[in-house]
A computed fold for a 587-nucleotide part of an RNA from Candidatus Hodgkinia cicadicola, annotated as large-subunit ribosomal RNA, domain V. The source organism's lineage runs through Bacteria, Pseudomonadati, Alphaproteobacteria, Hyphomicrobiales and Candidatus Hodgkinia. The full RNA is in RNAcentral, with records from SILVA.

Context: one part of a larger RNA
RNA sequence: CCCGCGGCAAGACGGAAAGACCCCGUGCACCUUUACUGCAACCUUGCAUUGGCGGCGACCAAUGCCGCGCAUAGCGUAAGCGGCAGGCGACGAACCUCCCGCCUCGGCGGGGGAGGAGCCAACAAUGAAACACCGCUCCCAGCAUUGGCCGCAACCUCAUCGGGGGAGGGUCAACCCCUCCCGAAACAGCGCAAGGCGGCCAGUUUGACUGGGGCGGUCGCCUCCCAAAACGUAACGGAGGCGUGCAAAGGUAAGCUCAAACCGGUUUGGAACCGUUUGUUGAAGCGCAAUGGCACAUGCUUGCCCGACUGCGAGACCCACACGUCGAGCAGAGACGAAAGUCGGCCAUAGUGACCCGGUGGUUCCAAGUGGAAGGGCCAUCGAUCAACGGACAAAAGGUACGCCGGGGAUAACAGGCUAAUAGCUCCCGAGAGCACUCAUCGACGGAGCUGUUUGGCACCUCGAUGUCGACUCACCGCAUCCUGGGACUGAAGAAGGCCCCAAGGGUAUGGCUGUUCGCCAUUUAAAGCGGUACGUGAGUUGGGUUCAGAACGUCGCAAGACAGUUCGGUCCCUAUCUGCCGUGGG
Numbered sequence: 001c002c003c004g005c006g007g008c009a010a011g012a013c014g015g016a017a018a019g020a021c022c023c024c025g026u027g028c029a030c031c032u033u034u035a036c037u038g039c040a041a042c043c044u045u046g047c048a049u050u051g052g053c054g055g056c057g058a059c060c061a062a063u064g065c066c067g068c069g070c071a072u073a074g075c076g077u078a079a080g081c082g083g084c085a086g087g088c089g090a091c092g093a094a095c096c097u098c099c100c101g102c103c104u105c106g107g108c109g110g111g112g113g114a115g116g117a118g119c120c121a122a123c124a125a126u127g128a129a130a131c132a133c134c135g136c137u138c139c140c141a142g143c144a145u146u147g148g149c150c151g152c153a154a155c156c157u158c159a160u161c162g163g164g165g166g167a168g169g170g171u172c173a174a175c176c177c178c179u180c181c182c183g184a185a186a187c188a189g190c191g192c193a194a195g196g197c198g199g200c201c202a203g204u205u206u207g208a209c210u211g212g213g214g215c216g217g218u219c220g221c222c223u224c225c226c227a228a229a230a231c232g233u234a235a236c237g238g239a240g241g242c243g244u245g246c247a248a249a250g251g252u253a254a255g256c257u258c259a260a261a262c263c264g265g266u267u268u269g270g271a272a273c274c275g276u277u278u279g280u281u282g283a284a285g286c287g288c289a290a291u292g293g294c295a296c297a298u299g300c301u302u303g304c305c306c307g308a309c310u311g312c313g314a315g316a317c318c319c320a321c322a323c324g325u326c327g328a329g330c331a332g333a334g335a336c337g338a339a340a341g342u343c344g345g346c347c348a349u350a351g352u353g354a355c356c357c358g359g360u361g362g363u364u365c366c367a368a369g370u371g372g373a374a375g376g377g378c379c380a381u382c383g384a385u386c387a388a389c390g391g392a393c394a395a396a397a398g399g400u401a402c403g404c405c406g407g408g409g410a411u412a413a414c415a416g417g418c419u420a421a422u423a424g425c426u427c428c429c430g431a432g433a434g435c436a437c438u439c440a441u442c443g444a445c446g447g448a449g450c451u452g453u454u455u456g457g458c459a460c461c462u463c464g465a466u467g468u469c470g471a472c473u474c475a476c477c478g479c480a481u482c483c484u485g486g487g488a489c490u491g492a493a494g495a496a497g498g499c500c501c502c503a504a505g506g507g508u509a510u511g512g513c514u515g516u517u518c519g520c521c522a523u524u525u526a527a528a529g530c531g532g533u534a535c536g537u538g539a540g541u542u543g544g545g546u547u548c549a550g551a552a553c554g555u556c557g558c559a560a561g562a563c564a565g566u567u568c569g570g571u572c573c574c575u576a577u578c579u580g581c582c583g584u585g586g587g
Base pairs, nucleotide, nucleotide: 001587002586003585004584005583006582007581008580010579011578012577014574015573022408023407024406025405027404028403029400030399031398032397035204036203037202038201042196043195044194045193046192047191049189051156052155055152056151057150059148060147061146062145063144064143065142067140069138079137080136081135082134083133086120087119088118096113097112098111099110100109101108102107160184161183162182166180167179168178169177170176207219208218209217216236220242221241222240223239224238225237243389244287245346246345250305251304252303253302254301255300256299258282260278261277263275264274265273285294286293288351290349291348292347309332310331311330312329315326316325317324321390334343335342336341357383358382359381360380361379362378363377365376366375415462416460417458418457419456421455423451424450425449426448427447428446432442433441469544470542471541472540474536475533476532477531478530479529482507483506484505485502486501487500489498490497509523510522511521512520513519550568551567552566553565554563555562556561
C1' cells in the first nucleotide's frame, strides 16, 4: 500500500413520510352565532274541504209607525206644499206633581198620579199663518217587520277525525276491511295564499399593506423636506392639512398702503385708540395647512353690477389607460369703464367618486299595423365616509389543538451565518475616597477597544423535514485560571489576604427542593473555574418540561372555542453501504 473479519455510531445537513409548526391560496371541510341570503318546522290570518236549526248584536235595503226642525221681528223652537173655518174635551180640558227622552238651555214630546170644565184658532207683527184639524214630501234620530250579509256564544249530525269495549260479517289465528254502538265535530286535520318567527338545515362571505403573521396603524386628495440645482423618484421616513367656505370673500371702474419702530397724548399699563416722522416688503394681509407669488399690487375701500354667461374652441401641459390642467380666438346676448379694455367665479395649488341603476325638469328625437300613449333616447340636474376612496354583489361575521389539500426556506419558531445596539471582558482619562497621598485597593462623569458566551436585529442555506429544553453516558478544545506551580506590588511584621503578571500538566463534590439549566439550602473539598463544540452528544439512552388528539379549573368569548395561565394523561422507528474510529488477520 491492497484485501478481509469482528465491533462503535461522529459525519455522509444518513433512511423513512412532496413539514402536522409558521405563512401564503380571492383552496377545502366541518363547527358557532344577535354575519348575509335562503329553507324545513312552528305561530297567526284568509279561502276551500264545510253542513243544519234557532237566539243575540252590528250594518245595508224596503215597508209601516212615532218624534224632531228656534237668522231678525214676534205671546213663541213657524221644516216645505195643499185643503179647510172651525177643532179637541166627562172615553175627562186648564193648572199642579213624579219619571223618561231630545235640546239652540228657553223649552218640546211621551207615560203615571191628582184635578175638575175648559183649551186652541180667526185679530196686531211676518216674505210665508196657525201643531185648531186633515193629506203629501224632506233632514236627523228611534221602534217594529221582512230580506241580505257579518260577528258572538251555544246546540245538532250528515262531512271529517279518534279510540277500542262490545256485537255481527269477510279464507277473519293476529294484523286488516265492512256494518252497528261510543266519543269529538263543522272545530280539528289536510290543501292553497300571505305575514311573522326560524343555525333545525343549506349555500357562502368574513380585504389588502405589513422588515413572518397576529395586535396596533394605514388605505383617497393637497403642501413641504427626503429628491442627489430639469421632470420624476421609495420606505410602517420626517412635518402638517382637506372631505369646505363666500351672493360677496364674485365682475368692473376709481381711489388707498401695510407690519413694525421712536416720540407725544385722560383713564391707558408690555399690548386697546389718536397724532407726527421713518417705513428697506420683512415677523402685514391675501377665509383655512404649507409652499410659491403679490406693493404698478393678487392686499384695503367705495360706486355700479351679476361673465359664478349660452354655443364652441386653434394649440399645448400632464399622461399606460381612464382621468386631470391651461387656453388665444369666433358667434350670441350682456356688465363695468370716457376709452383702451377686462369679465366663461374666487392669488395659485386640496375641498373628492368611473360605469350601472333610479328620481325630477325640459325636448323640434323613436314610438312593435295606424293615431295616441306606455316606455326609451337626448339636454340639465339629483341620489355614494361605493373613505378598503380605479368603486367585485342590492345583500355577509367568527372557530378549528379533530382538521385536510396545494405551495413556500419568496416567510416565522430551533440551529448555523452576517451585525454587535444589548451583553461580557480589557484598556484610556483621573474628579474623588483611601487620616496625608489619584493609581496598595476602589474609582464618578466621560472615552477607546476586544469577544462572539446573553437579549436582539437581518431573513442568507435548509419547510419533496437540519428532531426541540433538561437529565444520563462519553468526551475534545480555548483561557478571560477555581485548585495545585512560579513571580511583581501591597495600606506585605508573621499567619491569612488583596490586586496584577506567567502558566492549560493534572485535578475540579455528594445530597435535599424544582422538569428544570440556573438558583437556594445541608455537609464536605486543595478546588467544587468560565466558556466553545448544531445552547457537543436522541441512526447512543431517557422523555420529567415544552408542543397533537381526552379531561378539568380560573379568565376571556353570546357561542364554536381561546390563554409564554394552571392541572391529570398521552406509541421516541432504522439488521450500518461509504467516510471515520477501535481490535484482529491475509497479501